[in-house]
This record gives sequence, structure tokens and C1' cells, in this order.
RNA sequence: ACUUCAUGUAGAGUGGCUGAGGGACGGGCCCUGUGACGUCACGACAACCUGCCCAGCGCAAGCUGGGAGCAUGGUGUCAAUUCCCGCCCGGUAAAACGGGGAACAUGAGAU
Repeated sequence: ACUUCAUGUAGAGUGGCUGAGGGACGGGCCCUGUGACGUCACGACAACCUGCCCAGCGCAAGCUGGGAGCAUGGUGUCAAUUCCCGCCCGGUAAAACGGGGAACAUGAGAU
């Protein structure tokens, strides 16, 4: 970089430095000098992987499955549903609204 699968209405912040932008993209709407983005420190959330645990298979190494739980490990996350919409279907006078998809994000794996 590309691709497969899973998840995305829950949850979790203070301080230091800096100093104007940020919320992927477009539109909207919003956050922001009562200090954004970034970064550092400490903390927290979560449970994808890992470890622990349980079950099955196996001589064994190990493999498969489970999910209530735990957290010293690897990531991730800590405004707003992935902030909302963006394409299709249903629905409506038009909206609202409902479903699906795309895109994006994160994890694990393949190339």
C1' cells in the first nucleotide's frame, strides 16, 4: 500500500508547554484566547489481541470454541451516535422517520 473479517447510540480527563485552529472529505452544525490542534506527564475507559479462566479434541506439542469475570502486557480511545446528512429502498404533499449501503476509524489476520 492493498485485501479479509469484526466492531462503531455504552464508557473514560486533569495539569505543564505551545499558541490558532479543529471536528477525514463536501454541505450543515458545532468546539475553540474561559486557549483549539499538537505535544509531554500522570490518570482513566475499554476488552480487539495477549495472558488468566472454562469446555471439547489430542499421546503430546497444540488446536477449536465460550463468555460472566480479571488486567501487570500489545494497540486503541477519553465533546457531540462514526456530531448529522451525502448513495439506494421504504415512508411523506414536502419533511420527519425507518432499513440497507458507501466512506471513515480501530483491531486482528492475509498478500
Record summary
Predicted 3D model of a 111-nucleotide RNA (SAM riboswitch aptamer (S box leader)) from an uncultured Acidobacteriaceae bacterium. It was read from a public genome assembly, where an Rfam model found it.